[in-house]
RNA sequence: UCCUGAGUAGCUCAGUGGUUAGAGCAGUCGCCCGGAUAGCGAAAGGUCAUGGGUUCGAUCCCCAUCUCGGGGU
Numbered sequence: 001u002c003c004u005g006a007g008u009a010g011c012u013c014a015g016u017g018g019u020u021a022g023a024g025c026a027g028u029c030g031c032c033c034g035g036a037u038a039g040c041g042a043a044a045g046g047u048c049a050u051g052g053g054u055u056c057g058a059u060c061c062c063c064a065u066c067u068c069g070g071g072g073u
Base pairs, nucleotide, nucleotide: 001072002071003070004069005068006067007066010025011024012023013022018056028042029041030040031039049065050064051063052062053061
């Protein structure tokens, strides 16, 4: 320098152009229990990397930038 993949909750990851973005684990609270780190239940937790564009509508499509991974020269 070129090509390519990824960026969504604290972590690991789903997700589809449509009205409120989900799961598991972790954390919090409650129940259960002689007790509990186990089991059961509930609530909470997100500027969907950043900025533009397309569209009636973008987490999703397009462009640029940033970060990380892989490959080539």